Glycine riboswitch aptamer, 97 nucleotides, folded computationally. The prediction has a mean pLDDT of 79.

[in-house]
RNA sequence: AUGAUGGCAUAGGGAGAGACUGUCUCACGAAGACAGCGCCGAAGGAGUAAGCCCCAAAGCGGGUGAAUCUCUCAGGCAAAAGGACCUUUGCCGGACG
Numbered sequence: 001a002u003g004a005u006g007g008c009a010u011a012g013g014g015a016g017a018g019a020c021u022g023u024c025u026c027a028c029g030a031a032g033a034c035a036g037c038g039c040c041g042a043a044g045g046a047g048u049a050a051g052c053c054c055c056a057a058a059g060c061g062g063g064u065g066a067a068u069c070u071c072u073c074a075g076g077c078a079a080a081a082g083g084a085c086c087u088u089u090g091c092c093g094g095a096c097g
Base pairs, nucleotide, nucleotide: 006092007091008090009089011087012086013085018037020036021035022034023033024032025031038077039076040075044073045071046070047069051064052063053062054061
């Protein structure tokens, strides 16, 4: 300083997929536990392409390495809640110039 990236708060928006089946519990509730089968990706987590780095020399090696991609551990499959991400406002901060 017509204050970047970023962080915190605030308000708004915000998808997908069984209100599945059996047994038990129960405060009788679409609740809970265990078991079974089916599914979803957008909390979190994990994986990794290029690139970069390393070496007992070089390779079918090791390390690092992004995502709304992949996996589905966790989570979720009426509503509510949660929700990546987007936007509003305020604050913090101070990059380029």